Predicted 3D model of a 72-nucleotide RNA (transfer RNA) from a Candidatus Parvarchaeota archaeon. The RNAcentral record of the sequence draws on ENA. Its Rfam family is "tRNA". Rfam classes the family as a transfer RNA. Gene Ontology term of the family: triplet codon-amino acid adaptor activity. The organism belongs to Candidatus Parvarchaeota, within Archaea. Its mean pLDDT, the model's own confidence on a scale to 100, is 81.

RNA sequence: GCCUCAAUAGUAUAGUGGCUAGUACAUCGCCCUGUCGCGGCGGAGACCCGGGUUCGAUUCCCGGUUGGGGCG
Numbered sequence: 001g002c003c004u005c006a007a008u009a010g011u012a013u014a015g016u017g018g019c020u021a022g023u024a025c026a027u028c029g030c031c032c033u034g035u036c037g038c039g040g041c042g043g044a045g046a047c048c049c050g051g052g053u054u055c056g057a058u059u060c061c062c063g064g065u066u067g068g069g070g071c072g
Stems, first nucleotide, its partner, number of pairs: 001071007010025004018055001027043005048064005
């Protein structure tokens, strides 16, 4: 330098045109417990950036950034 894959809460991930953007762990509150832990209930928290297509984009297209893999 070229090709290719990926990027979603703090972490791991699901979703693939119309979702209130889901789940687990973590976190916060309450309950439980003599205390901690375990357990139960509830809450807050996310679509990498810019443009395009579309009535509508996390999803499709283009460019960029960052990371993984391959080739040179």